[in-house]
RNA sequence: CUGCGGGCUAGGCCGGGGGGUUCGGCGUCCCCUGUAACCUGAAACCGCCGAUAUGCAGGGGCCGAAGCUCCGGAGGCGGUGCAGGUGCACCGGGUGCUCAGCCCGUGCUGCGGUGAUGAGGUGUCGUCCCGCAGGACCGGUGGUUCCCCGGCGCGUCCCGGAGGGGACGCGUGAAGGGGAUUUGCCCGCUGAACCCCGUCAGGCUCGGAAGAGAGCAGCGGUAGGCGGGACAUGCGGUGCUUGCGGGGCUGCGGCACGGAGCUCGCGGCACGGUCCCUGACCCCGGUGGGCGGCACCCACUCCGGGGCGUGCCCGCAU
Numbered sequence: 001c002u003g004c005g006g007g008c009u010a011g012g013c014c015g016g017g018g019g020g021u022u023c024g025g026c027g028u029c030c031c032c033u034g035u036a037a038c039c040u041g042a043a044a045c046c047g048c049c050g051a052u053a054u055g056c057a058g059g060g061g062c063c064g065a066a067g068c069u070c071c072g073g074a075g076g077c078g079g080u081g082c083a084g085g086u087g088c089a090c091c092g093g094g095u096g097c098u099c100a101g102c103c104c105g106u107g108c109u110g111c112g113g114u115g116a117u118g119a120g121g122u123g124u125c126g127u128c129c130c131g132c133a134g135g136a137c138c139g140g141u142g143g144u145u146c147c148c149c150g151g152c153g154c155g156u157c158c159c160g161g162a163g164g165g166g167a168c169g170c171g172u173g174a175a176g177g178g179g180a181u182u183u184g185c186c187c188g189c190u191g192a193a194c195c196c197c198g199u200c201a202g203g204c205u206c207g208g209a210a211g212a213g214a215g216c217a218g219c220g221g222u223a224g225g226c227g228g229g230a231c232a233u234g235c236g237g238u239g240c241u242u243g244c245g246g247g248g249c250u251g252c253g254g255c256a257c258g259g260a261g262c263u264c265g266c267g268g269c270a271c272g273g274u275c276c277c278u279g280a281c282c283c284c285g286g287u288g289g290g291c292g293g294c295a296c297c298c299a300c301u302c303c304g305g306g307g308c309g310u311g312c313c314c315g316c317a318u
Stems, first nucleotide, its partner, number of pairs: 002317007011063004015033005023050005038059004067308009078297005085291002088288007096281001098280004103273009112263003121257007128247008136238004140233003145180005151172009185229006196221004204213003
């Protein structure tokens, strides 16, 4: 000096990149990618930094003079920017002697349905509307006009001792009776606080008595009211109806003529029509992602070159 083995020290490794953020760098966030390969704590109004920025604080493992680092090139995962090529999907708009669907018409056709117990067709009537004249039903409305007798009120005259009796006249009337007429009647309940009528127990008045009078309650009625019925109605209405006249008629039904198909149902085909709606085609614009283009950054791999480092101690061999 070289080699081998052991110990040690400096040192190295335990990831890197893109995006975002930032004046800028790194971290915490998102993504890509690599290794045999770390742990703990805090960190977006944030943490540590300043082109010597490629984290901060603390701990650990491995290797160990092993390596670290810089430049260039090739491949290449991923990313960013630019331009807007290509085709796809979606959205919006436009356009049309275009096409299709939808719709309409005509013809042919399949099935079904229907048809000599009579199809399509034709005629006629009804169903529908209007007018006129009726009916039915429902509702609304309505309660006549008179006469006679009696009654009641008033007045005059006559008679009686009182109560009262008689005659006549006028007025009234809804009241009791009869009659005529009318649709203008019947039944029930009620009913005169504006003085309704009749009858009137008891009591009152007159009287010797007979009896008479006024009259409350009660009873019976009248006007009026309410309800029901019958009747009347030149009023109103109608899921009704008769006759006559007129209008309308696609559908449905009746009848008649006639005598063989008809097509209202679901389909197919052809031709024609239409562009209101939908779609296709064409044009314009937009969005998204795919493929492709250019530039830049780049994990990872490979190639070439440069720089720094390759140290200290012990043992053995030459």